[in-house]
């Protein structure tokens, strides 16, 4: 550097509608799509402070918001241990 474990790790709807399920019905609840609206810290695109100066070339947690994501839980850039090449 890679790979594997562990531990920390942040933003943003308890929004509307459809369908299905439970439930005798309605009211609730769950699950999927869908609309709006919002976030930015998977990935991915830019723009460039800056590496002493110019080419090259790297280059953000800065910008976008394809993607992804908006209760927890999960993932999650990045940090800290361990082991392995």
């Nucleotide at each position: 550097c890679c790979g594997c474990g562990c531990g920390g790790g942040a933003g943003a709807g308890u929004u509307c509608u459809c369908a299905c399920g439970c439930c005798g019905c309605c009211a609730g609840c769950g699950u999927g799509a869908g609309g709006c609206g919002c976030c930015g810290a998977a990935g991915g695109a830019g723009c460039a402070a800056c590496c002493u100066c110019c080419c090259c070339g790297g280059a953000a947690u800065c910008u976008c918001u394809c993607a992804g994501g908006c209760c927890c839980a999960g993932c999650g850039a990045c940090c800290g241990c361990a082991c392995g090449g």
Molecule: Glycine riboswitch aptamer
Organism: soil metagenome